[in-house]
Context: one part of a larger RNA
RNA sequence: GGACGAACGCUGGCGGCGUGCCUAACACAUGCAAGUCGAACGAGAAUUCACGAAAAGAUUUCUUCGGAAUGAAUUUUGUGAAGGAAAGUGGCGGACGGGCGAGUAACGCGUGAAUAACCUGCCCAUAAGAGGGGGAUAAUCCAUGGAAACGUGGACUAAUACCGCAUAUUGAAUAUUAACCGCAUGAUUGAUAUUUGAAAGAUUUAUCGCUGAUAGAUGGGCUCGCGUCUGAUUAGAUAGUUGGCGGGGUAACGGCCCACCAAGUCGACGAUCAGUAGCCGGACUGAGAGGUUGAACGGCCACAUUGGGACUGAGACACGGCCCAGACUCCUACGGGAGGCAGCAGUGGGGGAUAUUGGACAAUGGGGGCAACCCUGAUCCAGCGACGCCGCGUGAGGGAAGAAGGUUUUCGGAUUGUAAACCUCUGUCAACAGGGAAAAUGAUGAUGGUACCUGUGGAGGAAGCCACGGCUAACUACGUGCCAGCAGCCGCGGUAAUACGUAGGUGGCAAGCGUUGUCC
Numbered sequence: 001g002g003a004c005g006a007a008c009g010c011u012g013g014c015g016g017c018g019u020g021c022c023u024a025a026c027a028c029a030u031g032c033a034a035g036u037c038g039a040a041c042g043a044g045a046a047u048u049c050a051c052g053a054a055a056a057g058a059u060u061u062c063u064u065c066g067g068a069a070u071g072a073a074u075u076u077u078g079u080g081a082a083g084g085a086a087a088g089u090g091g092c093g094g095a096c097g098g099g100c101g102a103g104u105a106a107c108g109c110g111u112g113a114a115u116a117a118c119c120u121g122c123c124c125a126u127a128a129g130a131g132g133g134g135g136a137u138a139a140u141c142c143a144u145g146g147a148a149a150c151g152u153g154g155a156c157u158a159a160u161a162c163c164g165c166a167u168a169u170u171g172a173a174u175a176u177u178a179a180c181c182g183c184a185u186g187a188u189u190g191a192u193a194u195u196u197g198a199a200a201g202a203u204u205u206a207u208c209g210c211u212g213a214u215a216g217a218u219g220g221g222c223u224c225g226c227g228u229c230u231g232a233u234u235a236g237a238u239a240g241u242u243g244g245c246g247g248g249g250u251a252a253c254g255g256c257c258c259a260c261c262a263a264g265u266c267g268a269c270g271a272u273c274a275g276u277a278g279c280c281g282g283a284c285u286g287a288g289a290g291g292u293u294g295a296a297c298g299g300c301c302a303c304a305u306u307g308g309g310a311c312u313g314a315g316a317c318a319c320g321g322c323c324c325a326g327a328c329u330c331c332u333a334c335g336g337g338a339g340g341c342a343g344c345a346g347u348g349g350g351g352g353a354u355a356u357u358g359g360a361c362a363a364u365g366g367g368g369g370c371a372a373c374c375c376u377g378a379u380c381c382a383g384c385g386a387c388g389c390c391g392c393g394u395g396a397g398g399g400a401a402g403a404a405g406g407u408u409u410u411c412g413g414a415u416u417g418u419a420a421a422c423c424u425c426u427g428u429c430a431a432c433a434g435g436g437a438a439a440a441u442g443a444u445g446a447u448g449g450u451a452c453c454u455g456u457g458g459a460g461g462a463a464g465c466c467a468c469g470g471c472u473a474a475c476u477a478c479g480u481g482c483c484a485g486c487a488g489c490c491g492c493g494g495u496a497a498u499a500c501g502u503a504g505g506u507g508g509c510a511a512g513c514g515u516u517g518u519c520c
Base pairs, nucleotide, nucleotide: 001520002519003518004517006516007515008514009513010512013392014391015390016389017388018387019385020384021350026348027347028346030345031344032343035092036091037090040089041088047082048081049080050079051078052077053076054075055074060069061068062067099303101301108228109227110226111225112224113223115221118220119219123216125214126213128211129210131165133163134162140155141154142153143152144151145150171196172195173194174193175192176191177190178189179188181186201208202207229275230274231273236266237265238264241263242262243261244260246258247257248256278300279299280298281297282293283292284291285290305326306325307324308323309322328339329338330337331336356382358381359380360379364378365376366375367374368373395425396424397423398422405416406415407414408413429461431456432455433454434453435452439447464509465508466507467506468505469490470489471488475504476503477502478501479500485492486491
């Protein structure tokens, strides 16, 4: 000098774009953050309409004044139709998106290979298929347990829920065989035989779905070469350890697991142990080499109160799923239950320190749905903070009686200083009034009456901070008297201090300035 997710002190006009718990992976009140599909299925509340019955009865007509007839609106009930809430079965999605960096020195990451050892829902393409049956179950009703959470028993019912059978272009397994290819294990294709394996419908008749197969795309799994902090005041480490045979398991190779056999394997080219740490694209700095760093944005990994486990599924060993154990908090009728903000806001705490319990799905994207549409604290916006960067303003020109005042003085003056006053202008920003977007292909705008444009009026509403001994740009007066104090280094202060404090002046930067911390 540069930089910062900064903090502190003084000061503070506006706008744009960014950015904002670096500490306690501490504990969390409250609200929201993952639903959707009635074009899979049964059942169907509120409400409305129609009809029937009952109650009471306005009005009107007749009247022998006793009453009779008419029957609107209202209430109750039954049946039917429309309607479609809430719940349930079923499908898809809750494995994405969002957060955090505790752990991890590791094939975790980066880079380059390999998979002839693998999987891949939705999507795209191709050529096929969907025949015929069955038994349940939730919802519901009835009974019943419990304070609650939540159950238990009986009866009824549907499906794109579940289960057999048939069919098999092709698939899978096994056996035989041929061609051909590969760096090896071996792969591909064809033929034959045996065994085995599917399906679901909905509908507005347009379509949307379903099944097996091949190929693609996308996304992943696994393996390997190289690279990846410090310590030897850590020198030996290791028994599933190293390898083999056989098996189990997996989508798949493999001590991944198991039985048996052998005794290996790693290590001064630093094993093991200990400490520290998410890694990278990048960022900062530097002429570069390098050093430091990994906030925001993007990729990968890991985690979701702590530890363990599996289930479902194409995909999880699953943040807002399940089970068990621990700690903590809450409810309880004491028998038993409920919870998990490292999602967005917000609270307490910690801290030098870090924001709103905001608006909208209008756009982009995601999930569901044929769609309409619904959901979306992703996202887009707004709010707060000079936290950072950038831009603009706080006026411009003229103006010497060099005014007054201040400071200083050798009392002559000097300086503040064209500075002010005064004259002539301008109108950025802010204010007020009027108009008013793009972002949206036909419609749809939270932002927002925002940006922007026009007008009004008037210099009006808008300057501070630090320094002034040398380094280092900028000096005098007074006060103080080794005191009070300053200080980055050298050093100032003990009676004329350009170094302390105040004032005037000057210098520097400027909506900031200075200090502190950290890196180069």

The prediction has a mean pLDDT of 84. A computed fold for a 520-nucleotide part of an RNA from an uncultured bacterium, annotated as small-subunit ribosomal RNA, 5' domain. The RNAcentral record of the full RNA draws on ENA, Greengenes and SILVA.